FMN riboswitch aptamer (RFN element), 128 nucleotides, folded computationally. The coordinates come from a structure-prediction model, not an experiment, and the mean pLDDT is 78. The sequence was found by an Rfam model in a public genome assembly.
[in-house]
RNA sequence: AUAUAUCUUUGGGGAAUGGUGAAAUUCCAUACCGGUGGUAUAGCCCACGAACACGCAAAAGCAAAUUGCGUGCCGAACAUGUGAAAAUCAUGUGCCGACGGUCAGAGUCCGGAUGAGAAAAGAUAAGA
Numbered sequence: 001a002u003a004u005a006u007c008u009u010u011g012g013g014g015a016a017u018g019g020u021g022a023a024a025u026u027c028c029a030u031a032c033c034g035g036u037g038g039u040a041u042a043g044c045c046c047a048c049g050a051a052c053a054c055g056c057a058a059a060a061g062c063a064a065a066u067u068g069c070g071u072g073c074c075g076a077a078c079a080u081g082u083g084a085a086a087a088u089c090a091u092g093u094g095c096c097g098a099c100g101g102u103c104a105g106a107g108u109c110c111g112g113a114u115g116a117g118a119a120a121a122g123a124u125a126a127g128a
Base pairs, nucleotide, nucleotide: 004125005124006123007122008121009120010119016030017029018028019027031108032107033097034096035048036047037046038045043095044094052072053071054070055069056068057067058066077093078092079091080090081089099111100110101109
């Protein structure tokens, strides 16, 4: 240094000011935020996770719920410049954001969630 096994830890940010209104951090104006791996440094290129929907299985009298597995679904960017190389950098102008709740419609509030998780770091073991 490499692969394998086991274990531990880590593992998502953001509503400020004003306006309208009986009521809005939800509307309007401006503001703010950007998980993981890959790749010339990426919210909007490729892939993954989460969320959401459905199916199957488990224990159970049935259903619901739960857990596991699988399938589906899964938003959004261009121009110019530099360079060997950038849809990633610089400049400019744009765009996007699950489900349920709510005195009024939510990327930013509350909730499932002290959850789950891509993955990252480390430890130990035997062997080459």